[in-house]
Two RNAs folded together computationally: RNase P RNA and transfer RNA, 448 nucleotides in total.
RNA sequence: CGAGUCGGCCGGGUGACCGCGGCUUGGCGACGGUGGGUUUCUUGCCGGCGUCCGGCUGAGGAAGGUCGGGGCUCCACAGGGCAGGGUGCUGGCUAACGGCCAGUCGGGGCGACCCGAAGGACAGUGCCACAGAAAGCAAACCGCCGAUGGCACGGUUCGCCGUGAACAGGUAAGGGUGAAACGGUGCGGUAAGAGCGCACCAGCGCCCGGGGCGACCCGGGCGGCUCGGUAAACCCCACCCGGAGCAAGGCCAAACGUGGGACGGGCUGCCCGCCCUAUGUCCCCAGGUGGGCCGCAUAGAUGGAUGGUCACCCCCCGGGUACCGGGCAACCGGGACCGGUGGACAGAACCCCGCCUAUGGGCCGACUCGCCAC
RNA sequence: CGGGGAGUGGCGCAGCCAGGUAGCGCACGUGCUUUGGGAGCACGCGGUCGGGAGUUCAAAUCUCCCCUCCCCGA
Numbered sequence: 001c002g003a004g005u006c007g008g009c010c011g012g013g014u015g016a017c018c019g020c021g022g023c024u025u026g027g028c029g030a031c032g033g034u035g036g037g038u039u040u041c042u043u044g045c046c047g048g049c050g051u052c053c054g055g056c057u058g059a060g061g062a063a064g065g066u067c068g069g070g071g072c073u074c075c076a077c078a079g080g081g082c083a084g085g086g087u088g089c090u091g092g093c094u095a096a097c098g099g100c101c102a103g104u105c106g107g108g109g110c111g112a113c114c115c116g117a118a119g120g121a122c123a124g125u126g127c128c129a130c131a132g133a134a135a136g137c138a139a140a141c142c143g144c145c146g147a148u149g150g151c152a153c154g155g156u157u158c159g160c161c162g163u164g165a166a167c168a169g170g171u172a173a174g175g176g177u178g179a180a181a182c183g184g185u186g187c188g189g190u191a192a193g194a195g196c197g198c199a200c201c202a203g204c205g206c207c208c209g210g211g212g213c214g215a216c217c218c219g220g221g222c223g224g225c226u227c228g229g230u231a232a233a234c235c236c237c238a239c240c241c242g243g244a245g246c247a248a249g250g251c252c253a254a255a256c257g258u259g260g261g262a263c264g265g266g267c268u269g270c271c272c273g274c275c276c277u278a279u280g281u282c283c284c285c286a287g288g289u290g291g292g293c294c295g296c297a298u299a300g301a302u303g304g305a306u307g308g309u310c311a312c313c314c315c316c317c318g319g320g321u322a323c324c325g326g327g328c329a330a331c332c333g334g335g336a337c338c339g340g341u342g343g344a345c346a347g348a349a350c351c352c353c354g355c356c357u358a359u360g361g362g363c364c365g366a367c368u369c370g371c372c373a374c
Numbered sequence: 375c376g377g378g379g380a381g382u383g384g385c386g387c388a389g390c391c392a393g394g395u396a397g398c399g400c401a402c403g404u405g406c407u408u409u410g411g412g413a414g415c416a417c418g419c420g421g422u423c424g425g426g427a428g429u430u431c432a433a434a435u436c437u438c439c440c441c442u443c444c445c446c447g448a
Base pairs, nucleotide, nucleotide: 001370002369003368004367005366006365007364008363009362010361012313013312014311015310016309017308018307020058021057022056023055024054026052027051028050029049031047032046033045034044035043036042037041060345064356065355067354068353069352070351071350072245073244074243075242079272080271081270082269084241085240086239087238088237089103090102091101092100093099104118105116106115107114108113119236120235124234125233126230127229128228141175142174143171144170145169148168149167151164152163153162154161155160183201184200185199186198187197188196202226203225204223205222206221207220208219209218210217211216249294250293251292252291259285260284261283262281263280264276265275266274314343315342316340317339318338319337323334324333325332326331375447376446377445378444379443380442381441384400385399386398387397394431402418403417404416405415406414424440425439426438427437428436
């Protein structure tokens, strides 16, 4: 200098003018309620409303998607079983989680580093299309062989021997198919072959020693054990989960009717259990009402406020004159200045913790690889 | 704001649970039939399975994230 990895942060600033939501001191105005007085009038207190001058306060790292969890509220204070759903290496953190941190193993990258729903396929079942002989415990298309039994021919001392074909048979080295074909290489062995035997390598199982809380790692020995893959297929194992959601739910006011139908209803599906019950409950049909307050917050509505204009500055993009630095040079870097419709994604709605997704650009720190110079 | 569902040729739908060849009807094109049209018959055209990742040998189908549309809720 170039290319890249990881972590953290910012996500425009200041001023002027105009404007919006919420709360609020004070003034004024009309209204409602209530009380007093000298009762055609006047005055005090309370309540919300309108308006004016003020004061305080008012979006984000994701407020978003609503994916996971918790608080809160109601449903029998929700009890048991089955079903159903979720999670899945280890150890911690947390109120909890499918989250976070650290580690193990596997995969990728030269590397910094990144990714992983990563228990079990000797508990059982299913599936593996097409191709291929064969897709899971056995099997043999082409091929190889002629040991064994039989066949043909020849020889024969009649015991058998030789040759040939490959009917039965042996074999899985090689070819071919496939995503995947029953360890790999070599030597021996054999009729031909094969872990059939041996050496080394890879895997699996068992045993021993050492390290680690643990997942697991390191070392040694034994056994020819070499008996696919798939569980984001059913399933098994371990752990967790009651349901609904602020339109939850509660209070006040108003309205209509005590209408017709059903006999059961209440907390997911089923069973048990529990509770309510005929003046009861629930749903359907028909009709009526549809306002306010709480829940609700050091932003907070219930059609949703947090904004706009101008000036200066900052950042970005494009251009590149004077000038500055480097170089022999081509050129490279900076650059007062000019132009820009440039400054993203997006906006709380019960609250909180996470995850995921969107985001112009900028800053800081740590690290890796390559080239050049000293 | 909360809850639920769907996306497959031009249109309406199967297939998805249980992974392997994407199919049906209408429409469209050509031919036959008819005096001609319609109907009918035969053949054919046409699909990134909403988008992107992952699991798997293999994904419309299984899992995750995103996009669009629809329905319900005093």
Its mean pLDDT, the model's own confidence on a scale to 100, is 75. Rfam match: Bacterial RNase P class A. Rfam describes the family as follows. Ribonuclease P (RNase P) is a ubiquitous endoribonuclease, found in archaea, bacteria and eukarya as well as chloroplasts and mitochondria.